Description: Transfer RNA from a Bacteroidales bacterium, 72 nucleotides, folded computationally. RNAcentral holds the sequence, with entries from ENA and MGnify. Lineage of the source: Bacteria > Pseudomonadati > Bacteroidota > Bacteroidia > Bacteroidales. The same sequence occurs in records of 2 taxa. Its Rfam family is "tRNA". Rfam describes the family as follows. Transfer RNA (tRNA) molecules are approximately 80 nucleotides in length. By type it is a transfer RNA.
């Protein structure tokens, strides 16, 4: 350089193009306890950025950006 995949909560995964973007682990507060652990109950918290197609984009295209691979 030229092709190809890949980016959603702190982590790990979902979400035909159409509901408020969903779950688990975790963090916080709480109730339980003598304390802790478990166990209930509530709280937090994300679509890399831009543009555009569409009535609607997490989801289709085009460009950056970063991450992983191929090629000489």
């Nucleotide at each position: 350089g030229c092709c190809c995949c890949c980016g959603u909560a702190g982590u790990u995964u979902a979400a035909c193009g159409g509901a408020u973007a969903a779950a688990a682990c975790g963090a916080u507060g709480g109730a339980u306890u003598c304390c802790g652990g478990u166990u209930c109950c509530a709280u937090u918290g994300a679509u890399a950025g831009g543009c555009g197609u569409u009535c609607g984009a997490u989801u289709c295209g085009c460009c950056u950006c970063g991450g992983g691979g191929g090629u000489a």